[in-house]
């Protein structure tokens, strides 16, 4: 100085440096506010039929399907008994796409790149009034 993000700004208070010693600059910490963000919440409205399987939800662009390997628990079968076979597939590695997001260009229809992680705890649609919580983290050039 630039990207991504909701992640920015101002106030007090003490502490610890450092000094041109000036209700000085800096830096963490504790509190309070603006401003952004996210969550719970009526009414109306939506949902509320069965069977299998399966808890359900929440921040995020981070869904979703095919392949390929390993594969628990549960189910059947043989066995006296170790164990063996078929089922099945949760979930774990790769791999190819994807829904959807980013950034340089640049107004044409390119090009690189992401497609993750975490959260809550059996519970929550929408959603006034009101109640809550978050304001970080990563990453490139000099």
């Nucleotide at each position: 100085c630039g990207c991504u993000g909701a992640g920015u700004u101002c106030c007090g208070g003490g502490g610890c440096a450092c000094c041109a010693c000036g209700c000085g600059u800096g830096c963490a910490c504790c509190g309070g506010g603006a401003g952004c963000c996210g969550g719970g919440g009526a009414a109306c409205c939506a949902a509320c039929u069965c069977a299998c399987c399966u808890g359900g939800g929440g921040u995020g662009a981070a869904u979703c399907u095919c392949c390929c390997g390993c594969g628990a628990g549960g189910c059947g079968g043989c066995c006296a008994c170790c164990g063996u076979c078929g089922u099945g597939g949760a979930g774990c590695g790769g791999g190819a796409g994807u829904a959807g997001g980013g950034c340089a260009g640049g107004u044409c229809g390119u090009g690189c790149c992401c497609g993750a992680a975490c959260c809550c705890g059996u519970c929550a649609g929408c959603u006034c009034a009101c109640c809550c919580g978050g304001u970080a983290g990563g990453c490139g050039u000099a």